Predicted 3D model of an 82-nucleotide RNA (c-di-GMP-I riboswitch aptamer) from Geosporobacter subterraneus.
Of the family's consensus pairs, 94% are formed in the model.
The RNAcentral record of the sequence draws on Ribocentre.
RNA sequence: AAAAUAAUAAGCAAACCUGUCGAAAAAUGGGGGCGAAAAGCUAAAGGGCCUAAGGUUAAAGCUACGGCAGCCAGUUGCUAAG
Numbered sequence: 001a002a003a004a005u006a007a008u009a010a011g012c013a014a015a016c017c018u019g020u021c022g023a024a025a026a027a028u029g030g031g032g033g034c035g036a037a038a039a040g041c042u043a044a045a046g047g048g049c050c051u052a053a054g055g056u057u058a059a060a061g062c063u064a065c066g067g068c069a070g071c072c073a074g075u076u077g078c079u080a081a082g
Stems, first nucleotide, its partner, number of pairs: 012035001016031005034070001040075003046072002048068003054063003
């Protein structure tokens, strides 16, 4: 110096409740505290998943230019005994 890892420090923040926003999925403000080592970032770098306004269909349905990074993945990092 690097890797793995216990503890600690600094952070993050699931479900749920509530306000806003949206066609919806979702996002976001406040409360909350399930959790993880990246719960940082990346959605046209890749896979997967959700919604279907609009479009399409005789109908069922299909479809992203809309979303999800706390689904995998890529990438960049903090504290620290032994």
Overview: The coordinates come from a structure-prediction model, not an experiment, and the mean pLDDT is 80. The source organism's lineage runs through Bacteria, Bacillati, Bacillota, Thermotaleaceae and Geosporobacter.